[in-house]
Molecule: Bacterial large signal recognition particle RNA
Organism: Candidatus Vecturithrix granuli
RNA sequence: CCGUGCUAAACGGGGAGGUAGCGGUGCCCUGUACCCGCAAUCCGCUAUAGCGGGGUUGAAUUCCCGACUCGAGGUUUUGUUUUGUCAGCGAGAGGGUGAGUAAGUGAUGGUGAUCUUCGGGUCCUAUGCGACGAGAGCUUCUGAACCGGGUCAGAUCCUGACGGAAGCAGCCAUAAGGAAUGUCUUUCGGGCGCCGUGGGGUAGCCUGGAGGGAGUUAACUGCUUACUUUCUCCUGGGAAGAUAAUUAUCGAAAGUUGGGUGCAUGG
Numbered sequence: 001c002c003g004u005g006c007u008a009a010a011c012g013g014g015g016a017g018g019u020a021g022c023g024g025u026g027c028c029c030u031g032u033a034c035c036c037g038c039a040a041u042c043c044g045c046u047a048u049a050g051c052g053g054g055g056u057u058g059a060a061u062u063c064c065c066g067a068c069u070c071g072a073g074g075u076u077u078u079g080u081u082u083u084g085u086c087a088g089c090g091a092g093a094g095g096g097u098g099a100g101u102a103a104g105u106g107a108u109g110g111u112g113a114u115c116u117u118c119g120g121g122u123c124c125u126a127u128g129c130g131a132c133g134a135g136a137g138c139u140u141c142u143g144a145a146c147c148g149g150g151u152c153a154g155a156u157c158c159u160g161a162c163g164g165a166a167g168c169a170g171c172c173a174u175a176a177g178g179a180a181u182g183u184c185u186u187u188c189g190g191g192c193g194c195c196g197u198g199g200g201g202u203a204g205c206c207u208g209g210a211g212g213g214a215g216u217u218a219a220c221u222g223c224u225u226a227c228u229u230u231c232u233c234c235u236g237g238g239a240a241g242a243u244a245a246u247u248a249u250c251g252a253a254a255g256u257u258g259g260g261u262g263c264a265u266g267g
Stems, first nucleotide, its partner, number of pairs: 001267006009057003012030004020046005034054005063260007073250003077245007085237004090233012103221003106217003115211008123200006129193002132189006138182001139180004149172003156165003
C1' cells in the first nucleotide's frame, strides 16, 4: 500500500412544558431521518442519565471534538396598540322622577284674583219626627164527637102522682190556639231621611255676606337642585390578542476552517 472479517460509533436534532434532574411519549420548529413494544392521575433511567428486541452501514465525503459565520423557531423582558371586563363623591351629553322658581306660552281674573273677616254646609254626639222592620195589645173571623159552658127536642133514669135528675145531636156564646186587617195604641231596632232641634268641632274643601283692589295658576318651554339610568371620554387595576426591539436566553438546518478515530488476519 492492497484485500478480508470485526468492533466503537451512526441510522436525526432542537424549543417550551413537565421533572430533584436526564431522556422519551404528547405540542411546536427544522426537514427526510431503519423497524417493533412501552408511556401524562405517565414510562424508563441517575451525571457515561429512555429501556427491551431485531436490522443496515461501518473506521471515514458518511463517525467524534473545537472555533467562526449565518440563522428557522421557541421562551423571557420592555414598549406600542386592539378587544372586552372591574372600579371611580371623576368629566361631558341624553332620558326619567321629585322639589323649587316664574322669564316666555297657555288658562283664569275689574261680570272682581290671591288675601282678611263673619256665617252656613261638609264632620262628631244626643234627641225629636217621618218612613221601614219586628214584637205585644186592640178589632174582626174562626175555634172543643165525649173527657169545657148555656139552652138542651127526642130518647133514658127516679117517683103512686105532682114533679125531679143526668144529658146526646142541634143551636148560642167562648178558652188555648189559628187567621186577617192597619184609619188605631205601645215597645224595640238601625248601611233609612234634599226633615227638625240642642251641644261640640271648624285643619282642609264648598258656599253666602262684608272689606279691599291685581294678581293667581304651574299644563308646556326655560332655569336651579336632589336621586336614578344610558352612552362617550378620562384615570387606575387585572385578562386575552396583535405587533416591534437598543432586552435576555436556548437554538434546528446550512457554510468555512482545524483536529481525532481501534482490533485480528492474508499478500